[in-house]
Order: sequence, then C1' cells, then structure tokens
RNA sequence: CUGACACGCGCGGGAGAGACCUGCCGAUUCGCUUUGCGGGUCGAAAGGCGCCGAAGGAGCAACCGCCCCGGAAUCUCUCAGGCAAAAGGACCGCGCGGGUCGA
Repeated sequence: CUGACACGCGCGGGAGAGACCUGCCGAUUCGCUUUGCGGGUCGAAAGGCGCCGAAGGAGCAACCGCCCCGGAAUCUCUCAGGCAAAAGGACCGCGCGGGUCGA
C1' cells in the first nucleotide's frame, strides 16, 4: 500500500400479525336538578381470547467431523418479544475505526 475475515459505531432500506374485548386510573371537554351526577374523546396499569415471527432464547438432520459425541439456519417451538403510529427489528448496502491473517 492492498486483499480477505470477523467485531464496534454512524447513515439508509427493512416484513409479519386484533387500531379486538374488559378496563383500576389519568387528562380534556360538554350537559344538568351544581360544590355533585351523567355523557363524549384521548392515553393507559392489569386481565382475557385470537394471532405473528426477523431482537434474544431453545430444538433438530439420512449433512459434516467423528471413539464417545459435537456442529446450522431465513427450518421448527413461541419462554421472552411483537400485533395503528412511534420504538424495536434478522438481514442488505455504504462510510469510519481499530484487530487478525495473507501478499
């Protein structure tokens, strides 16, 4: 100087599934027989049923290594997470940083 590999950071893209039911409470607003009562709207602890799969987690092969046994995913399971927006988001692209290896 340059290439590969993985890691970290930043930017961009990024799917699926109920804006479901009940709703302790809070905010706001309207009406009335006014210091209380009733209604509307928004948010929402918690619970219920239904669903998703791409944070994380777990499981598995007739494949690979192989004495025993071990090893994977976008597959499977849904513990966690998620089901308007926001946030998150496997994965992909670009940039920066140092690390390992090679020439």
This is a predicted structure of a 103-nucleotide RNA (Glycine riboswitch aptamer) from Novosphingobium malaysiense. The model forms 90% of the base pairs in the Rfam consensus. The coordinates come from a structure-prediction model, not an experiment, and the mean pLDDT is 78. The RNAcentral record of the sequence draws on Rfam and Ribocentre. The source organism's lineage runs through Bacteria, Pseudomonadati, Sphingomonadales, Sphingomonadaceae and Novosphingobium.